Model confidence (mean pLDDT): 82 of 100. The RNA shown here (SAM riboswitch aptamer (S box leader)) has 100 nucleotides and comes from an Actinomycetota bacterium. It matches the Rfam family "SAM riboswitch aptamer (S box leader)". From the family's description: The SAM riboswitch is found upstream of a number of genes which code for proteins involved in methionine or cysteine biosynthesis in Gram-positive bacteria.
RNA sequence: CCAACAUCCAGAGCGACUGAGAGAUCUGGCUCGAUGAAGUCGCAGCAACCGUCGGUGCAAUGUUGGUGCCUGACGGUGCUAAAGCCAGAAACGAUGUGGA
Numbered sequence: 001c002c003a004a005c006a007u008c009c010a011g012a013g014c015g016a017c018u019g020a021g022a023g024a025u026c027u028g029g030c031u032c033g034a035u036g037a038a039g040u041c042g043c044a045g046c047a048a049c050c051g052u053c054g055g056u057g058c059a060a061u062g063u064u065g066g067u068g069c070c071u072g073a074c075g076g077u078g079c080u081a082a083a084g085c086c087a088g089a090a091a092c093g094a095u096g097u098g099g100a
Base pairs, nucleotide, nucleotide: 001099002098004097005096006095007094008093013043014042015041016040017039021032022031023030025089026088027087028086029085044080045079046078048077049076050075051074052073053072054071055070057069058068059067084092
């Protein structure tokens, strides 16, 4: 950067550095912010997808082996105000899986 699929009303915070905006874009609102927003870093946490290793668990199978569901741990991303904050516009945005 690209296509497809899935999800986007749940969940999850403290420090430090910075210093004024932020909530993807536009419009109209509405919230948050010097009792420091956004950003970066550290630790912690949440739990969606993917991978690995298990489970005295459940299901089907005649046995072995494997498979599916559930479940535990670790890892790869991700996320940690408010329904993607609300409405409209765009076929728009974000995340995961797959490629280049």

It was read from a public genome assembly, where an Rfam model found it.